[in-house]
RNA sequence: GGGCGGGUAGCUCAGUUGGUAGAGCACAUGCCUUACAAGCAUGGGGUCACAGGUUCAAGUCCUGUUCCGCCCACCA
Numbered sequence: 001g002g003g004c005g006g007g008u009a010g011c012u013c014a015g016u017u018g019g020u021a022g023a024g025c026a027c028a029u030g031c032c033u034u035a036c037a038a039g040c041a042u043g044g045g046g047u048c049a050c051a052g053g054u055u056c057a058a059g060u061c062c063u064g065u066u067c068c069g070c071c072c073a074c075c076a
Stems, first nucleotide, its partner, number of pairs: 001072007010025004019056001027043005049065005
């Protein structure tokens, strides 16, 4: 330098044909318990990497940038 995959909640990750942003774990509160854990119920938490474009509408489509991983090439 070229190619491919990825960046979505604190963490690990889904997200279908473009149409209300979700799950598990974690966290908070309550129930239970002498108490803790476990269990049960409820709840909070999001600039969907960044910028722009298309569209009535974008996590999803298009362009550029950036970061991470893998492969190839080049230099030494």
This is a predicted structure of a 76-nucleotide RNA (transfer RNA) from a bacterium. It matches the Rfam family "tRNA". The RNAcentral record of the sequence draws on ENA.